[in-house]
This record gives sequence, structure tokens and C1' cells, in this order.
RNA sequence: UGAAGAGUAAAAGCACGAGCGUCAAGUGCCGAUGGGACGGGGAGUUGCCGGUCGGACGAAAGUGAGAUUUCGCUGCGGUUCGCGCUUUGCAUCCCGCUUCA
Repeated sequence: UGAAGAGUAAAAGCACGAGCGUCAAGUGCCGAUGGGACGGGGAGUUGCCGGUCGGACGAAAGUGAGAUUUCGCUGCGGUUCGCGCUUUGCAUCCCGCUUCA
């Protein structure tokens, strides 16, 4: 100098556990605003993920005990968190790392 390659955060699915809601929060959708993260280093998007505010839509309850709204059980919710497994995986650019020449 050339060629090839590895590695992250994270995302999705499934299983398990602990919660929340079922008096409708949450999830999902739209708009505004503001922030964060993105291989070991640097930069970083029209991509990704939260916060706040607003808007539209919208649901699955049943049962036992207790006795004044409490507890349990079975369900339900595109529900939350944790953990495990599998799959995918730096938008992109530069440098670095490994192997070979």
C1' cells in the first nucleotide's frame, strides 16, 4: 500500500418471573416542542428511542370471600419492567484492530 474479516449500542420474536390496568391508565395513531443513543476513537442523517404538551380513536369481564369497597382466583390488554434464548445489527464517512499478500 492492497484485499478480506471481526466486534457495539440497540431492535424484533419466544419462554419464564414480578407488576399495572380492567373505576381505562397503558399500547398503537396524528401534530407541536425539546432531548438522547448509535462497533475502540472522531463526525453523524431525512433513520432510531425517550420526555413534555395537545388532538383523534378506543376495550372483557367472570367468580369466591369479606363487608363498604378490601382481598383472592380465572381471564382480558397490540400493558410495564427484569431475566434467558434465538435472529437482525455500526444509515453513512474517516481512523484504528485482526488475517493474508